[in-house]
This is a predicted structure of a 74-nucleotide RNA (transfer RNA) from Plicaturopsis crispa FD-325 SS-3. Its Rfam family is "tRNA". Rfam classes the family as a transfer RNA. Model confidence (mean pLDDT): 81 of 100. RNAcentral holds the sequence, with entries from GtRNAdb. Taxonomically the source falls in Plicatura crispa (Eukaryota, Opisthokonta, Fungi, Basidiomycota).
RNA sequence: GGUCCGAUGGCGUAGUUGGUUAUCGCAUCUGUCUAACACACAGAAGGUCCUGAGUUCGAGCCUCAGCCGGAUCA
Numbered sequence: 001g002g003u004c005c006g007a008u009g010g011c012g013u014a015g016u017u018g019g020u021u022a023u024c025g026c027a028u029c030u031g032u033c034u035a036a037c038a039c040a041c042a043g044a045a046g047g048u049c050c051u052g053a054g055u056u057c058g059a060g061c062c063u064c065a066g067c068c069g070g071a072u073c074a
Base pairs, nucleotide, nucleotide: 001073002072003071004070005069006068010026011025012024019057028044029043030042031041032040050066051065052064053063054062
C1' cells in the first nucleotide's frame, strides 16, 4: 500500500425486509426485607448507535469519505 471484518449506555450484547421514544445481562441508584450487611423482590436513571456527508417521507441498518482496532496479501 491492496482486500476483508468490527465499532451500539460504565462493561458485554441483540437489533429480522429501512418503519412507534433502540433489546437483554452485569454494574450503579432508590425502596422493601435485615440489628446491620449480603441475598432476594420491586422500581428508576443511564445511548443521539465511531465522526462527517449523501439517498429516502423515514437510517443503528443502504451509499461515499475519514479516524481507530483486528485479520490477511505483498